[in-house]
RNA sequence: AAGCAAUAAAAAGCGCCAGGACUGUCUCACGAGCGAAAGAGGCAGUUGACGAGGAGGAGGAGCAUCGAGUUUUCGGCGGAUGCCUCCCGACUGAAAAGCUGCACAGUCGUAUGCCCGGUCUUUAAAUCAUAAAGGUGACUUUAUGGACAAAAGGAGCGGGAAUGCAGCAC
Numbered sequence: 001a002a003g004c005a006a007u008a009a010a011a012a013g014c015g016c017c018a019g020g021a022c023u024g025u026c027u028c029a030c031g032a033g034c035g036a037a038a039g040a041g042g043c044a045g046u047u048g049a050c051g052a053g054g055a056g057g058a059g060g061a062g063c064a065u066c067g068a069g070u071u072u073u074c075g076g077c078g079g080a081u082g083c084c085u086c087c088c089g090a091c092u093g094a095a096a097a098g099c100u101g102c103a104c105a106g107u108c109g110u111a112u113g114c115c116c117g118g119u120c121u122u123u124a125a126a127u128c129a130u131a132a133a134g135g136u137g138a139c140u141u142u143a144u145g146g147a148c149a150a151a152a153g154g155a156g157c158g159g160g161a162a163u164g165c166a167g168c169a170c
Base pairs, nucleotide, nucleotide: 014078015077016076017075019074020047021046022045023044024043025042026041027040028039050067051066052065056087057086058085059084060083088109089108090107091106092105093104098168099167100166101165102164103163114160115159116158117157119155120154121153128145129144130143131142132141133140134139
């Protein structure tokens, strides 16, 4: 040094880097009056997702929402609040008509049903510009300024579709 063990902290555009690209240095080769550019390799580094949104439990599979930016936010590995099934729980099933139970259908997760359409609401951040600090450099960290989204959610409006059985009460 590698490896092993223990402890602490830390997250979901999250973590990491063996490809690639870029930087430094050395060597080779080319060339040669001197030298440079380009090429190959070794070593050491840099880069490698900008916010919004998102968690009942168990299992499963393995690219899991939205937009901004854009030269690599390329590529790879791992993970993840998404998806599927089951379980638990909640809601709706109207049209005179309450409560409870069972089944079925649909939808959700502390759940105030579903579909279509509209309105309002919901702090975008980086990029950009300017300016500092660190580094030989590639780059890194930060501050100031001005903006620009979509989806989901919430409130409310208009329209539409949508079961049976039993008991109790009236």